[in-house]
Context: one part of a larger RNA
RNA sequence: GCCUACGAGUUGCGUCCGUCCGGCAAGGUUAAGCACUUCAGGUGCGUGAGCCGGAGCGAGAGCGAGUCUGAACAGGGCGUUCAGUCGGGCGGAGCAGACGCGAAACCUAGUGAUCUACCCAUGGCCAGGGUGAAGUCCGCGUAACAGCGGAUGGAGGCCCGAACCGGUUUACGUUGAAAAGUGCUCGGAUGAGCUGUGGGUAGGGGUGAAAGGCUAAUCAAACUGGGAGAUAGCUCGUACUCCCCGAAAUGUCUUUAGGGACAGCCUCGUCUUAGCUUCACGGAGGUAGAGCUACUGAUAGGAUGCGAGGGCUUCAUCGCCUAUCAAUUCCUGACAAACUCCGAAUGCCGUGAAGUGUUGGACGGGAGUGAGUCGCCGGGUGCUAAUGUCCGGCGGCGAGAGGGAAAGAGCCCAGACCUCCGGCCAAGGCCCCCAAGAGCGGUUUAAGUUGAAUGAACGAGGUGACAUCGCAGAGACAGCUAGGAUGUUAGCUUGGAAGCAGCUAUUCAUUUAAAGAGUGCGUAACAGCUCACUAGUCGAGCGAUGACGCGUGGAUGAUGAACGGGCAUCAAGACCGCCGCCGAAGCCGAGGACUCUGAUAUUUCAGAGUGGUAGGGGAGCAUUCCGGUCGGCGCCGAAGGUGUGGCGUGAGCCAUGCUGGAGCGUCCGGAAAAGAAAAUGUAGGC
Numbered sequence: 001g002c003c004u005a006c007g008a009g010u011u012g013c014g015u016c017c018g019u020c021c022g023g024c025a026a027g028g029u030u031a032a033g034c035a036c037u038u039c040a041g042g043u044g045c046g047u048g049a050g051c052c053g054g055a056g057c058g059a060g061a062g063c064g065a066g067u068c069u070g071a072a073c074a075g076g077g078c079g080u081u082c083a084g085u086c087g088g089g090c091g092g093a094g095c096a097g098a099c100g101c102g103a104a105a106c107c108u109a110g111u112g113a114u115c116u117a118c119c120c121a122u123g124g125c126c127a128g129g130g131u132g133a134a135g136u137c138c139g140c141g142u143a144a145c146a147g148c149g150g151a152u153g154g155a156g157g158c159c160c161g162a163a164c165c166g167g168u169u170u171a172c173g174u175u176g177a178a179a180a181g182u183g184c185u186c187g188g189a190u191g192a193g194c195u196g197u198g199g200g201u202a203g204g205g206g207u208g209a210a211a212g213g214c215u216a217a218u219c220a221a222a223c224u225g226g227g228a229g230a231u232a233g234c235u236c237g238u239a240c241u242c243c244c245c246g247a248a249a250u251g252u253c254u255u256u257a258g259g260g261a262c263a264g265c266c267u268c269g270u271c272u273u274a275g276c277u278u279c280a281c282g283g284a285g286g287u288a289g290a291g292c293u294a295c296u297g298a299u300a301g302g303a304u305g306c307g308a309g310g311g312c313u314u315c316a317u318c319g320c321c322u323a324u325c326a327a328u329u330c331c332u333g334a335c336a337a338a339c340u341c342c343g344a345a346u347g348c349c350g351u352g353a354a355g356u357g358u359u360g361g362a363c364g365g366g367a368g369u370g371a372g373u374c375g376c377c378g379g380g381u382g383c384u385a386a387u388g389u390c391c392g393g394c395g396g397c398g399a400g401a402g403g404g405a406a407a408g409a410g411c412c413c414a415g416a417c418c419u420c421c422g423g424c425c426a427a428g429g430c431c432c433c434c435a436a437g438a439g440c441g442g443u444u445u446a447a448g449u450u451g452a453a454u455g456a457a458c459g460a461g462g463u464g465a466c467a468u469c470g471c472a473g474a475g476a477c478a479g480c481u482a483g484g485a486u487g488u489u490a491g492c493u494u495g496g497a498a499g500c501a502g503c504u505a506u507u508c509a510u511u512u513a514a515a516g517a518g519u520g521c522g523u524a525a526c527a528g529c530u531c532a533c534u535a536g537u538c539g540a541g542c543g544a545u546g547a548c549g550c551g552u553g554g555a556u557g558a559u560g561a562a563c564g565g566g567c568a569u570c571a572a573g574a575c576c577g578c579c580g581c582c583g584a585a586g587c588c589g590a591g592g593a594c595u596c597u598g599a600u601a602u603u604u605c606a607g608a609g610u611g612g613u614a615g616g617g618g619a620g621c622a623u624u625c626c627g628g629u630c631g632g633c634g635c636c637g638a639a640g641g642u643g644u645g646g647c648g649u650g651a652g653c654c655a656u657g658c659u660g661g662a663g664c665g666u667c668c669g670g671a672a673a674a675g676a677a678a679a680u681g682u683a684g685g686c
Stems, first nucleotide, its partner, number of pairs: 001686006011096003015093010027052003033045005056063002066078004099237002102234001106227006117201009126191001128160003131156001135152006164188003170183003203219001205215003240620006250263005264369002266366007274359001275356009289342001290340002296336002300332004307325002309322004372397010402413003417592004422588003428582003431566003437579001439578006450568002458553002462550003466546006479537005485510003490504003516531001520529002593610007621675001623672006630665001632664002640659008
């Protein structure tokens, strides 16, 4: 992992609520127990004990269809009108383990020191080699000691190193040879040494040269039984079918935030009769916008300049000046969620009409939900950041399949009852992959731009079309040839300043076809080269500006990848227009099934519908057993197994071949140990 078996809403209650069915009914009903019996049962009794109902109100006395309050014959509260009760089924609640499995833990009583920690008693063990303390002896030495040398001696948590004890490093081992080992290597090895045997200390206790270590492969509190099915607002799992409806992820409160209570939203029943959409009319309102000489506040420039500051002056008051600030008023401009002289569209309320056809409301039974999420719109917050966050409106996903977007919860199209080798369309497409146009007409792009992610500021004689203003056969523009002068080196300045450092200027005048007191380069200053300007040559368009379309640079990321690919400029790119086609579970057509409503009044017709998670409701199938039933089936072959055919929307059912070898079914009811693919489910097998 697979197969097989087992595996989760049960049972009890003289507890409560609701619903359906049944008995009796102003009543309903017996309980324990007793007797009988055809004995898990039934019948009777149980002086109907008791319980519920039949009258309420009041704290009560009490009164009573009333009563309480009250001074009240007032008002008000609760009643008086409406049948109950017993049993059974079902849906819920309560109390119980209460759908199943699951803790870590807590308590209690015991069992453990044959492992290991420490301790007690009594035993055992430590090859060999080295070093050579004290002491002693001899010699020397001292006044005597001291001291020195040699020998002897054999100390030590001494040295090297087996056994023994340990476990340093590394490799292997890691479903191992082994639930801690093996190889090499390494530490101790007369000691705080190692070890045998017997004994002691026990769970909040022991023991601990102390690591929270060890206390039987278990230790921040051992193990076993019990309380015990502890508790688990948590996780997981929870078993047949079809039909109808179908949510929520919000509000308030919560030692509350992943849990609840109530409300909201779903469903079922009963009662009721509203609801929704569009249009018309009538309303309330202060948003968008706008405005502010209409307020409050903020605000740029200008005019005015109260007042203040500074200066002058005076004994002082006055007075004068001011390049500072600035009230008020005026002109121009512009701002505001908490400004408004104004002021929509929507939305909201009401009335009426039309449409729709139970969609509205109340009460009662049952829920689930109370983590939401994306897009667009209006806002707050944030950076007019975020697949950000918080509100409001709408849509989707959630709980929605199908087509498109290459692929894709939330985007675009569109809401799947079933069947059809029928038709039409939507979004989106029509060269090939790939269904349908290498469609038609007109432009544009040369960048493979583009061909469905987006792409900025800024830059550029890319290119197309447009507008405006100039020049041009009296010859423009570009090129080429030639000129480009004189007063004068203008004046000033300066060492110099001569067109060309700088300053000044009515930058003037002359000769001219034309030529600036000079456009740029250049010189120390000149010189020199150019330009403007002019003529000639040439011979037809040239130049400037603005706005627009498409393109271009800007454009850099890590394996090779941003048309889905092939590929496409003879467009299959972009823009404008046109015709046709393809394209979905949409719509239509044909047949069929089911639900609801309305007719028809007994079997048909019409209309509307049939996506669906949590969840509510309805109808069924199968399994086991029981009562009745078919005077059922069966060795002439039951159940079971394995094939085949048929029926049913389905769960399933029927018939039959083979196998099997002794039991099994129909129908009507009843009762459940009543349906498995999942629980890291349990057991067995492979």
Molecule: large-subunit ribosomal RNA, domain II
Organism: Bacteroidales bacterium